[in-house]
RNA sequence: GCCGACUGGGUGAUUACGGUGCUUUUGCAUUGAGGAAGGUCGGGGCUCCACAGAGCAGAAUGCUGGCUAACGGCCAGUCAGGGCAACCUGAAGGAAAGUGCCACAGAAAACAAACCGCCGAUGAUUCGAUUUCGAAAACAGGCAAGGAUGAAACGGUGCGGUAAGAGCGCACCAGCGAGCAGGGCGACUUGUUCGGCUAGGUAAACCCCAUUCGGAGCAAGGUCAAGAAGGGAGAGGGCGGCUCGUCCGGAGACACUCCCAGGUGGACCGCAUAGAUGGAUGAUCACACAACUGGAUCUGCGAAGAUCUAGUGGACAGAACCCCGCCUAUAGGUCGGCUCAC
Numbered sequence: 001g002c003c004g005a006c007u008g009g010g011u012g013a014u015u016a017c018g019g020u021g022c023u024u025u026u027g028c029a030u031u032g033a034g035g036a037a038g039g040u041c042g043g044g045g046c047u048c049c050a051c052a053g054a055g056c057a058g059a060a061u062g063c064u065g066g067c068u069a070a071c072g073g074c075c076a077g078u079c080a081g082g083g084c085a086a087c088c089u090g091a092a093g094g095a096a097a098g099u100g101c102c103a104c105a106g107a108a109a110a111c112a113a114a115c116c117g118c119c120g121a122u123g124a125u126u127c128g129a130u131u132u133c134g135a136a137a138a139c140a141g142g143c144a145a146g147g148a149u150g151a152a153a154c155g156g157u158g159c160g161g162u163a164a165g166a167g168c169g170c171a172c173c174a175g176c177g178a179g180c181a182g183g184g185c186g187a188c189u190u191g192u193u194c195g196g197c198u199a200g201g202u203a204a205a206c207c208c209c210a211u212u213c214g215g216a217g218c219a220a221g222g223u224c225a226a227g228a229a230g231g232g233a234g235a236g237g238g239c240g241g242c243u244c245g246u247c248c249g250g251a252g253a254c255a256c257u258c259c260c261a262g263g264u265g266g267a268c269c270g271c272a273u274a275g276a277u278g279g280a281u282g283a284u285c286a287c288a289c290a291a292c293u294g295g296a297u298c299u300g301c302g303a304a305g306a307u308c309u310a311g312u313g314g315a316c317a318g319a320a321c322c323c324c325g326c327c328u329a330u331a332g333g334u335c336g337g338c339u340c341a342c
Base pairs, nucleotide, nucleotide: 001338002337003336004335005334006333007332010287011286012285013284014283015282017032018031019030020029021028022027034316038327039326041325042324043323044322045321046217047216048215049214058213059212060211061210062209063077064076065075066074067073078092079090080089081088082087093208094207098206099205100202101201102200115147116146117143118142119141122140123139125136126135127134128133155173156172157171158170159169160168174198176195177194178193179192180191181190182189183188221269222268223267224266230260231259232258233257234256240254242252243251244250289314291312292311293310294309295308296307297306298305299304
């Protein structure tokens, strides 16, 4: 320095709080957080709703093989990048389907183009010579080697070639594509041949391709069910009041009794070897211990170490239906393996 695993306060006393049981109204007994209980990110169980089939939209995932109930998880590998190494990181399909974007600078940021520069073979001009030629300037024009800009400039080096140049040609190298052969289940890899000589980056831009995906969540949901309102039946015509009716008789609804359905308040289940109504799981004291700070003494050249003593004082954090993962927070301590330097 790298990786992995574990621990993360202890003992005792007193006193609170939640659950359960027994007593009984007051007590006793017993039990009471975590590796993450956190974030609520992925998946599953469980519950209710929806559901003929197909498609669109939307979302998620994106190298290969395996594990798993499942996953965006885990294990092993491939490739790329970083590190001397142990090892770490990866948002790892497609940019030769299409569209877009690439600040500033720069000629030009992608159907190429030309500021400086090089050339000016060819054509035009001028001069000399005079009909073949030589020279000048750089007008037309050619070039992209060199300079300059940039994170990035349309392969690199060399030779040939040319007026100057250029994959224009060739050799080697890099890269891409295709074929063949060897290895591997596969991602991929090794070798070789050919091709056009070359194709910038960005998909954490739209998009394309492949695979997967109903919705809501324990405030899910279920059982019992007061009161009030609703429906049905009954009994007596005895009493009560109301309506119809002039009165009698009678009828109706109420009051009375019983039943029924849905269901509010409420209770219980769901629900757990902590566990609910959102609420509990603590506090104080004592003793040692780790750690930190100050002082004194001793050892030592020093860095530092040992002893004594005084003080501070133990990280992150608190379950709420359950489980498997991931991510994030975490003082200090313990163990194991490995790498580098001396």
About this RNA
This is a predicted structure of a 342-nucleotide RNA (Bacterial RNase P class A) from a marine eukaryotic metagenome. Its mean pLDDT, the model's own confidence on a scale to 100, is 75. Rfam family: Bacterial RNase P class A. From the family's description: Ribonuclease P (RNase P) is a ubiquitous endoribonuclease, found in archaea, bacteria and eukarya as well as chloroplasts and mitochondria.